[in-house]
Context: one part of a larger RNA
Molecule: large-subunit ribosomal RNA, domain II
Organism: Solanum lycopersicum
RNA sequence: GCCGAUAACUCAUAGGUAAUGGCUUUGUUAAGGGAACCCACCAGAGCCGUAGCGAAAUCAUGUCUUCAUAGGGCAAUUGUGCCUGCUUAUUGACCCAAACCUGGGUGAUCUAUCCGUGACCAGGAUGAAGCUUGGGUGAAAUAAAGUGGAGGUCCGAACCGACUAAUGUUGAAGAAUCAGCGGUUGAGUUGUGGUUAGGGGUGAAAUGCCACUCGAACCCAGAGCUAGUUGGUUCUCCCCGAAAUGCGUUGAGGCGCAGUAAUUGACUGGACAUCAUGGUAUAAAGCACUGUUUAAGUGCGGGCCGCGAGAGCGGUACCAAAUCGAGGCAAACUCUGAAUACUUGAUAUGACCUCAAAAUAACAGGGGUCAAGGUCGGCUACUGAGACGAUGGUGGAUAAGCUUCAUCAUAGAGAGGGAAACAGCCCAGAUCACCAGCAAAGGCCCCUAAAUGACCGCUCAGUGAAAAAGAAGGUAGGGGUGCAGAGACUGCUAGGAGAUUUUCCUAGAAGCAGCCACCCUUGAAAUAGUGCGUAAUAGCUCACUGAUCGAGCGCUCUUGCGCCGAAGAUUAACGGGGCUAAGCGGUUUGUCGAAGCUGUGGGAUGUAAAAAUACAUCGGUAGGGGAGAGUUCCGCCAUAGACAGAAGCCUCCGCUUUAGCGGUUGUGGACGAAGAAGAAGGUAGAAUGUUGGC
Numbered sequence: 001g002c003c004g005a006u007a008a009c010u011c012a013u014a015g016g017u018a019a020u021g022g023c024u025u026u027g028u029u030a031a032g033g034g035a036a037c038c039c040a041c042c043a044g045a046g047c048c049g050u051a052g053c054g055a056a057a058u059c060a061u062g063u064c065u066u067c068a069u070a071g072g073g074c075a076a077u078u079g080u081g082c083c084u085g086c087u088u089a090u091u092g093a094c095c096c097a098a099a100c101c102u103g104g105g106u107g108a109u110c111u112a113u114c115c116g117u118g119a120c121c122a123g124g125a126u127g128a129a130g131c132u133u134g135g136g137u138g139a140a141a142u143a144a145a146g147u148g149g150a151g152g153u154c155c156g157a158a159c160c161g162a163c164u165a166a167u168g169u170u171g172a173a174g175a176a177u178c179a180g181c182g183g184u185u186g187a188g189u190u191g192u193g194g195u196u197a198g199g200g201g202u203g204a205a206a207u208g209c210c211a212c213u214c215g216a217a218c219c220c221a222g223a224g225c226u227a228g229u230u231g232g233u234u235c236u237c238c239c240c241g242a243a244a245u246g247c248g249u250u251g252a253g254g255c256g257c258a259g260u261a262a263u264u265g266a267c268u269g270g271a272c273a274u275c276a277u278g279g280u281a282u283a284a285a286g287c288a289c290u291g292u293u294u295a296a297g298u299g300c301g302g303g304c305c306g307c308g309a310g311a312g313c314g315g316u317a318c319c320a321a322a323u324c325g326a327g328g329c330a331a332a333c334u335c336u337g338a339a340u341a342c343u344u345g346a347u348a349u350g351a352c353c354u355c356a357a358a359a360u361a362a363c364a365g366g367g368g369u370c371a372a373g374g375u376c377g378g379c380u381a382c383u384g385a386g387a388c389g390a391u392g393g394u395g396g397a398u399a400a401g402c403u404u405c406a407u408c409a410u411a412g413a414g415a416g417g418g419a420a421a422c423a424g425c426c427c428a429g430a431u432c433a434c435c436a437g438c439a440a441a442g443g444c445c446c447c448u449a450a451a452u453g454a455c456c457g458c459u460c461a462g463u464g465a466a467a468a469a470g471a472a473g474g475u476a477g478g479g480g481u482g483c484a485g486a487g488a489c490u491g492c493u494a495g496g497a498g499a500u501u502u503u504c505c506u507a508g509a510a511g512c513a514g515c516c517a518c519c520c521u522u523g524a525a526a527u528a529g530u531g532c533g534u535a536a537u538a539g540c541u542c543a544c545u546g547a548u549c550g551a552g553c554g555c556u557c558u559u560g561c562g563c564c565g566a567a568g569a570u571u572a573a574c575g576g577g578g579c580u581a582a583g584c585g586g587u588u589u590g591u592c593g594a595a596g597c598u599g600u601g602g603g604a605u606g607u608a609a610a611a612a613u614a615c616a617u618c619g620g621u622a623g624g625g626g627a628g629a630g631u632u633c634c635g636c637c638a639u640a641g642a643c644a645g646a647a648g649c650c651u652c653c654g655c656u657u658u659a660g661c662g663g664u665u666g667u668g669g670a671c672g673a674a675g676a677a678g679a680a681g682g683u684a685g686a687a688u689g690u691u692g693g694c
Stems, first nucleotide, its partner, number of pairs: 001694006012090007022080002027047002032042002052059001062074004094232002097229001101222006112196001114194007121186001123155003126151001130147004135142001159183003163180002166177002198214001200210003207216001235628006245258005259383001263378006273347004278342001284336001285334002290330005297323002301319002303316005350370006387410001389408005395402001416427003431602004436598003442592003445577003451589001453588006464579001470564001474561010491548001493546003497521002504514001531540002603618005629683001631680003636675001639672001641671001648667002652663004
């Protein structure tokens, strides 16, 4: 890992509630009795009910409060006992699972310390004290040679240890091997016997060791400890169908109450819609208030300056209250003020059938059926991590697939079609079947179902098919304005002068370094000069004007679609091919397209009770309700059937909406079906389940 078996909402005693049936001259017994047992029967103690109110005395269909006979609160009524289902409480209480805690015992054959008694340590090196000898000395000290053999001395085996690397890592080995390594007469190593015991011992101290177990050993018991935690929880069909919110919580992944769901009652009944009504105050707007804010004017008061002996007077391009005033801002401003929402009222039910006729019509009328709303209960679950999207906000950076509120929708619990793929977007809510039709979103060149449809425009960038500030004679339109046959714009041709080199400044300044001024004359026109240039001149040129030419030419605002701005890791920012439309805007006709709607047929649920029939309904997690299938056992009908072959296993076939049921070949070799009841060790795919086999 596979296959088989096994494995989880139970029993008891009470409370609540629902349903069926019993009794209702209220109902009912408990312990106990009852000579096999269980029933039957007896047993009326007791319990519920028959009266309430008050804390109570009490009073009583009333009572309590109170001075009150005011007002107010409660009451003015009500069955009961068994069985079954659901649920609650107490018990292990759906099953498996701790780490722990407590009690009583067993351990020092491992290991830690200690005690008794034994054993062991090749070889080599170094050469302490002491001693001897001859020097030395008055004697010593002292020094030399020898002798000697000390040491937690040195080198290095056995022995003890374990610093490094490799191998090994389902090992040869639950700690080793190999090559090196440390100590090796000592605080050495070791045999044997003994001591210390778990809230403890021992510890040259590492929380180390105390039998592969140590921040508290092991065994048994309390014990099925407890687990707001994780995992698991077994057949079918039908109906309904959530929540992820509020308040509280030593509360935050748990609970309690409420809300929401199921189920079951009572009462009521115009839900939705349309129109009006009222208050609130928001968006907007505004500045009348509260604040805030910027020009201009007047300018109290102050500063500075001047005059004066002082009082005081004058000046001021300084600060500035207040006032006036044009213009702004506000969640905690409002003289104003919508849409929605909320409140109240009025009008007015929707569908179908029928009365209903020979036929036709009505928004008229009577009757009926179905669907839809509200209020108050009984009983009992789940939920209480929430997610994205839209709108209005908070926080943040008007960041986040961010955070936190309100309203709504979707997913959650929702399949189908579209968005290439894509819980939350768009369309649309799947009872079943069909090789039928219509149409939604979205599409119609090919991949790929459906017009390479029609008409009018735009775009040339593969824009389409990702992006900003900014930038540009891209292109197609619209508005305004100027010039123009008295000739514009562009080009060519000619002129562009004189006083004058204006004055000043300067080494120079002559239109053109710079400052001031910017006049006059001639003329068709020509600046005391637009740019280049020179040391300064010179030179070129513009403005301006004539001639030539002959019809539109400038400036500005704005709209549509484009261009640049545009650098990243796969070709990789149309789904691909590819497209100049098969792109974009507008108009128009077809067509495709879903489990939508319709058609045809079948089923189920509700009204609804047997049939028929009508209408409505039949997605679904947590969860609730209903109806069934199957297994084992027990008794009954009754020993049906069975060696002329039971159960079981196996092959094949048939039937039912499903769980399932029936038949049959073979095997098997002795039990055992249907029916209507009853009782449960009652249904397996999951729990790193348990167990057997492979």